Overview: The RNA shown here (transfer RNA) has 73 nucleotides and comes from Paenibacillus sp. J31TS4. NCBI's taxonomy places the organism under Bacteria, Bacillota, Bacilli, Paenibacillaceae, Paenibacillus. The same sequence occurs in records of 2 taxa. It matches the Rfam family "tRNA". Rfam classes the family as a transfer RNA.
RNA sequence: GCCGUUGUAGCUCAAUCGGUAGAGCAACUGAAUCGUAAUCAGUAGGUUGGGGGUUCAAGUCCUCUCAACGGCA
Numbered sequence: 001g002c003c004g005u006u007g008u009a010g011c012u013c014a015a016u017c018g019g020u021a022g023a024g025c026a027a028c029u030g031a032a033u034c035g036u037a038a039u040c041a042g043u044a045g046g047u048u049g050g051g052g053g054u055u056c057a058a059g060u061c062c063u064c065u066c067a068a069c070g071g072c073a
Stems, first nucleotide, its partner, number of pairs: 001072007010025004019056001027043005049065005
C1' cells in the first nucleotide's frame, strides 16, 4: 500500500427481508433475614465509533472517516 472482519447500555453479546434497540452480568430501590450474602420483585441506564447520503422509515443499504484485529505484498 491492497483486501477482509469487528465497533450496539459500565462489561459480554443479540436484533429475521430496512419497520418503535433487547438479554445476561454489574448498578440502584424494595421484599425477605436477628444481620450479611445468596434468592425474589422492580427501576434506571443507548446520539448503535464519527460525518454525510438513499428511504415514508436505517443498527441494518451507499459513501467518507476513525479505532482494533487478521491476511497478502